Source information: This is a predicted structure of a 73-nucleotide RNA (transfer RNA) from an uncultured Mycoplasmatota bacterium. It was read from a public genome assembly. Model confidence (mean pLDDT): 81 of 100. Rfam family: tRNA. By type it is a transfer RNA. Rfam describes the family as follows. Transfer RNA (tRNA) molecules are approximately 80 nucleotides in length.

[in-house]
């Protein structure tokens, strides 16, 4: 220098053919009980890596950049 993959909640990850973003765990609160843990219930938490483009509409398609991983030279 070139190519490929990844980037979504605090963590690990889903997200179909473009149509208003979810799960598990964790946090908080409540229930249960002598107390804690476990268990059960409820809530909160998101600029979908950044900047543009296309579109009525983008996590999803296109371009550039960044970070991480891998390959080639």
């Nucleotide at each position: 220098g070139c190519c490929c993959g990844a980037u979504u909640a605090g963590c690990u990850c889903a997200g179909u053919c473009g149509g208003u973003a979810g799960a598990g765990c964790g946090c908080a609160c409540g229930g249960c009980u002598g107390u804690u843990a476990a268990c059960c219930g409820u809530u909160a938490g998101g600029u979908c890596g950044c900047a543009g483009g296309u579109c009525c509409g983008a996590g999803u398609c296109c371009u550039g950049c960044a970070u991480c991983g891998g390959g080639c030279g």